Annotation
The prediction has a mean pLDDT of 80. This is a predicted structure of a 71-nucleotide RNA (transfer RNA) from a chicken gut metagenome. Rfam family: tRNA. It is annotated as a transfer RNA.
[in-house]
RNA sequence: GGGGCAUGGCUCAGUUGGUUAGAGCGCUCGCUUCACAUGCGAGAGGUCGAUGGUUCGAGUCCAUCUGUCCC
Numbered sequence: 001g002g003g004g005c006a007u008g009g010c011u012c013a014g015u016u017g018g019u020u021a022g023a024g025c026g027c028u029c030g031c032u033u034c035a036c037a038u039g040c041g042a043g044a045g046g047u048c049g050a051u052g053g054u055u056c057g058a059g060u061c062c063a064u065c066u067g068u069c070c071c
Stems, first nucleotide, its partner, number of pairs: 001071006009025004018056001027043005049065005
């Protein structure tokens, strides 16, 4: 210098920009058990790496920066 990635604690979805940001695991509570595990039910937890821009509208498009990986 060129390219990829950055979304709950972890691993990842998210279509051509559109109506509410989701899943699995984990966590909390309840049921079940003598107890634990399993199973079942319910719940909390994110404003999408940061800043700015475009747009009626941005996780999604653009710019810069940061971190990380590859060449």